This is a predicted structure of a 71-nucleotide RNA (c-di-GMP-I-GGC riboswitch aptamer) from a marine sediment metagenome. It matches the Rfam family "c-di-GMP-I-GGC riboswitch aptamer". Rfam links the family to the GO term cyclic-di-GMP binding. The sequence is in RNAcentral, with records from MGnify.
RNA sequence: CGACAAAGGCAAACCAUCCGUAAGGGUGGGACGCAAAGCUAUGGGUCCAACCGGAUCGCCAAGCUGCCGAA
Numbered sequence: 001c002g003a004c005a006a007a008g009g010c011a012a013a014c015c016a017u018c019c020g021u022a023a024g025g026g027u028g029g030g031a032c033g034c035a036a037a038g039c040u041a042u043g044g045g046u047c048c049a050a051c052c053g054g055a056u057c058g059c060c061a062a063g064c065u066g067c068c069g070a071a
Base pairs, nucleotide, nucleotide: 001069002068009034010033014029015028016027017026018025019024032058038064039063040062042061043060044059045056046055047054048053
């Protein structure tokens, strides 16, 4: 850096169930997609709550790490 390569991996929406005031999250099913759709809430954004705070990394950026090796 990202192939009409190889081995694999993850799993949107939706459904069932559980947790949470909520955003949302867990588990199972299910695949829209993803070369980091692995991890971190560090900076923004957005969302919840409206006292403290909380959520989202598959929103953008950043940091750390990982498989393969064509052009």